[in-house]
The RNA shown here (Bacterial RNase P class A) has 398 nucleotides and comes from a Planctomycetota bacterium.

RNA sequence: GGAGCGAACUGAGCGAUCGCGGUCGGCGUCAUGCCGAUCGAGGAAAGUCCGGGCUCCACAGGACGCAGUGGUGGGUAACGCCCACCAUCCGCGAGGAUCGGGACAGUGCCACAGAAAACAAACCGCCGUGACCUGGACGUGUCCGACGCAAGUCGGCCGACCGCGUUGCGGUAAGGGUGAAAAGGUGCGGUAAGAGCGCACCGCGAAGCGGGUGACCGCUUUGGCAGGGUAAACCCCACUGGGAGCAAGACCAAACAGGAAGGAGCCGGAGAUCUCUCCGGCGCGGAUCGGUCCGGUCCGCCACCACUUCCGGGUAGGUUGCUGGAGGCGGCAGGCAACUGCCGUCCUAGAGAAAUGGUCGCUCACGACAGAACCCGGCUUACAGGUUCGCUCCGACC
Numbered sequence: 001g002g003a004g005c006g007a008a009c010u011g012a013g014c015g016a017u018c019g020c021g022g023u024c025g026g027c028g029u030c031a032u033g034c035c036g037a038u039c040g041a042g043g044a045a046a047g048u049c050c051g052g053g054c055u056c057c058a059c060a061g062g063a064c065g066c067a068g069u070g071g072u073g074g075g076u077a078a079c080g081c082c083c084a085c086c087a088u089c090c091g092c093g094a095g096g097a098u099c100g101g102g103a104c105a106g107u108g109c110c111a112c113a114g115a116a117a118a119c120a121a122a123c124c125g126c127c128g129u130g131a132c133c134u135g136g137a138c139g140u141g142u143c144c145g146a147c148g149c150a151a152g153u154c155g156g157c158c159g160a161c162c163g164c165g166u167u168g169c170g171g172u173a174a175g176g177g178u179g180a181a182a183a184g185g186u187g188c189g190g191u192a193a194g195a196g197c198g199c200a201c202c203g204c205g206a207a208g209c210g211g212g213u214g215a216c217c218g219c220u221u222u223g224g225c226a227g228g229g230u231a232a233a234c235c236c237c238a239c240u241g242g243g244a245g246c247a248a249g250a251c252c253a254a255a256c257a258g259g260a261a262g263g264a265g266c267c268g269g270a271g272a273u274c275u276c277u278c279c280g281g282c283g284c285g286g287a288u289c290g291g292u293c294c295g296g297u298c299c300g301c302c303a304c305c306a307c308u309u310c311c312g313g314g315u316a317g318g319u320u321g322c323u324g325g326a327g328g329c330g331g332c333a334g335g336c337a338a339c340u341g342c343c344g345u346c347c348u349a350g351a352g353a354a355a356u357g358g359u360c361g362c363u364c365a366c367g368a369c370a371g372a373a374c375c376c377g378g379c380u381u382a383c384a385g386g387u388u389c390g391c392u393c394c395g396a397c398c
Base pairs, nucleotide, nucleotide: 001394002393003392004391005390006389007388008387009386010385012363013362014361015360016359017358018357020040021039022038023037024036025035026034027033042369046380047379049378050377051376052375053374054245055244056243057242061294062293063292064291066241067240068239069238070237071085072084073083074082075081086100087098088097089096090095101236102235106234107233108230109229110228123176124175125172126171127170128169129168130167131166132165134163135162136161138159139158141157143156144155145154146153147152184202185201186200187199188198189197203225204223205222206221207220208219209218210217211216249320250319251318252317258311259310260309261308262307265282266281267280268279269278270277271276283301284300285299286298287297288296327346328345329344330343331342332341333340334339
């Protein structure tokens, strides 16, 4: 000087003028206005994806179903979040990634190619052997024929050997081919040719030892050992989960019209006196904030009935919930860290059809993504420009 990795901050400022909302104080015409002080959108307020606080249903129990998470150990109110570590993979590295439990509970799938894709196998090839065909050379074989005086030559037959080709049988899974993946990998020996057939190393299984809280890591001994993958396929295992939500709820005010259908019983006692009231027992019906069952609670059971369904009518204004918190900031201590404890200090939006806007001047980053609606902890997505810290690699110079 360049290229990267990880983390944090900022994201307009200053002045003038007019205009908004809350709180407090003062004045006042006390309905409502005026003056002063002070505060007033985010790192994501977004997505509505998780977890909760809070409210109601019931006092929130049990089981199934359904849904979610998935290496180990910590943190946290909790989580699918955060921190540290382990394993595998990527990167020279700083670092990054992971739907990271189970394929020996079961089911499904692995196209095409290939002989064969899971109770596996032989396309090409290699080796052995039988038969056939063809070629070569050997044996004078008590063989035959021709030629020759003879030696011998030529041809045929027989025997046995080698080679090429075809085919049957047997052995083979090392070599070649196909594929994402094919009876562990590399090398040496051995074999008719091969193969863990044997050996060495790696891998896999078993036993043991050591380190670590653990996931897991390392070492020793031993066994030739053995034919897959896929669960962000169904599934199995472990753990977690009542439901609904501020349009939750609380209070004040206002208004109310009904009609139809369905709708669960017996026994005993007491009172009253002409069939009514009360109590008790057993049984039954209904409601109980996603679905089912059990349990619990409440209401009702001969008709003035609890409750359910359908049709139809009326009212709906205001106050509150609504901001002091699992809160912010600073210091000390513990912890690798996330974070926790102690001490001190501060109060930083609460609109209610929706509040911070308009104008002018200067500066410069020429201005990005973008506006709270009960609140908080996270994750994910978007983001022009500017600043800082730590670390890695490359090059040059001293």
NCBI's taxonomy places the organism under Bacteria, Pseudomonadati, Planctomycetota. It matches the Rfam family "Bacterial RNase P class A". Its family is annotated with ribonuclease P activity, dimeric ribonuclease P complex and tRNA processing in the Gene Ontology.